[in-house]
């Protein structure tokens, strides 16, 4: 390096402007946002080197692939409960879970680059319907870094 439990520490953006109306960051014009892994042809750096090229890093997809939050089921175990019906809490384990994304362009190859259009986004709450307020959340979280221990 690799592997095995283990600890730390980090882990989510967004309504500006106008209109209507008693009342709306919820409606409507119109703005604004895009978790994490993986793949990826542009770029950028080093390096080899005359150059092509060729390693090696580093960035790189909301709608490609898988994946978390958020809901559900199933057993299990705690607690509450005429200790009943049940409810709530742990952690496991299955499920569900949003986007026809398209059309041009470039090239040997792009749903990933460069133009241009289009669409999508838990639950509950509310003076009026929420991707953007405000609550479960000082929560959990895919995973990133990082540290010593162990055996080989």
């Nucleotide at each position: 390096a690799c592997c095995a439990a283990c600890c730390u520490u980090c882990g989510g953006g967004g309504c500006a402007g106008g209109g209507u109306g008693g009342a709306a960051g919820u409606c409507c014009c119109u703005a604004c946002c895009g978790g994490c892994g993986g793949u990826g042809a542009u770029g950028c750096a080093u390096g080899u080197u005359c150059c092509a090229a060729c390693a090696u890093g580093c960035c790189a997809a909301g709608c490609c692939c898988g994946u978390g939050a958020c809901c559900c089921u199933g057993a299990g175990c705690a607690a509450c409960g005429g200790c009943g019906a049940g409810u709530u809490g742990c952690g496991c384990a299955g499920g569900u879970g949003g986007a026809u994304u398209c059309c041009g362009g470039u090239g040997a190859g792009a749903u990933u680059c460069c133009g241009g259009a289009g669409c999508c986004g838990a639950c509950g709450g509310u003076g009026a319907a929420a991707g953007u307020c405000c609550g479960g959340a000082u929560g959990g979280g895919a995973g990133a870094a990082g540290g010593g221990u162990g055996a080989g």